[in-house]
RNA sequence: AAAUAUCUUUGGGGCGGAGUGAAAGUCUCCACCGGCAGUAAAGUCUGCGAAGAGCGCGGCGGCGCUCCCGAGCGGGUGAAAUUCCCGCACCGACGGUCAUAGUCCGGAUGAGAAAAGGAUCUU
Numbered sequence: 001a002a003a004u005a006u007c008u009u010u011g012g013g014g015c016g017g018a019g020u021g022a023a024a025g026u027c028u029c030c031a032c033c034g035g036c037a038g039u040a041a042a043g044u045c046u047g048c049g050a051a052g053a054g055c056g057c058g059g060c061g062g063c064g065c066u067c068c069c070g071a072g073c074g075g076g077u078g079a080a081a082u083u084c085c086c087g088c089a090c091c092g093a094c095g096g097u098c099a100u101a102g103u104c105c106g107g108a109u110g111a112g113a114a115a116a117g118g119a120u121c122u123u
Stems, first nucleotide, its partner, number of pairs: 001123002006118005016030004032102001033092002035048004043090002052067006072088005094106003
């Protein structure tokens, strides 16, 4: 230094103002937010995770497989950018709720892509 197996830690942000109303952080107008890896720096590219659905197994704590899985264009610079800069757009699980939720509450002190570090072994 590399590879195999292993342990620990870390690992998601955001409703402020106005309006209507009996009632809205849920509607309307403005505002605000953006997991992980790759790549010229990415919410919109590619891949992954989470969420949702189905099936199977189970020692009833869960586990595995499959499906599903949102949204960007134009211009500029450059060797290289749907990633930077300028402009204008767009997207956001499920359940709950005096009223429809990306931002509130809940599953969740959960799970997790992955990141960092430690020790051990082999070369």
Molecule: FMN riboswitch aptamer (RFN element)